Predicted 3D model of a 73-nucleotide RNA (transfer RNA) from Trichonephila clavipes. The coordinates come from a structure-prediction model, not an experiment, and the mean pLDDT is 81. It matches the Rfam family "tRNA". Rfam links the family to the GO term triplet codon-amino acid adaptor activity. It is annotated as a transfer RNA. The organism belongs to Trichonephila, within Eukaryota.
RNA sequence: GUCCCAGUAGCGCAAUGGAUAUCACGUUGGAAUUCUAAUCCAAAGGUCGUGGGUUCGAAUCUCACCUGGGAUU
Numbered sequence: 001g002u003c004c005c006a007g008u009a010g011c012g013c014a015a016u017g018g019a020u021a022u023c024a025c026g027u028u029g030g031a032a033u034u035c036u037a038a039u040c041c042a043a044a045g046g047u048c049g050u051g052g053g054u055u056c057g058a059a060u061c062u063c064a065c066c067u068g069g070g071a072u073u
Stems, first nucleotide, its partner, number of pairs: 001072007010025001012023001018056001027043005049065005
């Protein structure tokens, strides 16, 4: 240089072009407990990497770029 893959909450992930973006862990509050842990309930936390395009509608399709990883010369 060329090609491929990935980027979504604090961490790890899901998503058929169509609801208010999912789940687990973690965090916070509560229940229960003599207390703690475990357990149960609830809540907060997201410009879906950035910027354009397509579309009635984009996390999803497409183009460029950025970051990380891999292959090859």